[in-house]
Molecule: SAM riboswitch aptamer (S box leader)
Organism: Hellea sp.
RNA sequence: UCUUCAUCAAGACCAACCGAGGGACAGGCCCUGUGACGUUGGGGCAACCUUGUUAAUAGACAAACGGUGCCAAAUCCUGCGAUUUAUUGAUUUAUGAAAUCAAUGAGUUGGAAGAUGACAC
Numbered sequence: 001u002c003u004u005c006a007u008c009a010a011g012a013c014c015a016a017c018c019g020a021g022g023g024a025c026a027g028g029c030c031c032u033g034u035g036a037c038g039u040u041g042g043g044g045c046a047a048c049c050u051u052g053u054u055a056a057u058a059g060a061c062a063a064a065c066g067g068u069g070c071c072a073a074a075u076c077c078u079g080c081g082a083u084u085u086a087u088u089g090a091u092u093u094a095u096g097a098a099a100u101c102a103a104u105g106a107g108u109u110g111g112a113a114g115a116u117g118a119c120a121c
Stems, first nucleotide, its partner, number of pairs: 004118005013042005021031003025079004043071003048067002050063005075113001080110014
């Protein structure tokens, strides 16, 4: 690095330096000379590993010394499916209306991709 498992709608800034891009990728939409991104120092958030208590198919609670991580926007949204609903158009039948298909919008849900941690290798 790859695989496996788990989580991803919460939370968390102040300065110095640098000087033009950055938000993984694509399409959007945002941040950014009122200095982003990055590096450094300090601070903080959180609780995957860790420590303790309790449990014993699993888990739960607490701590935050240590190992990580993180501190714009839901993983910023979408990116492949399923499904619900609203509007519009078309088709079928017809007394009212109903059914089907397509487009667009708003939801729910399963994946893909990505990020982080842990075991193992």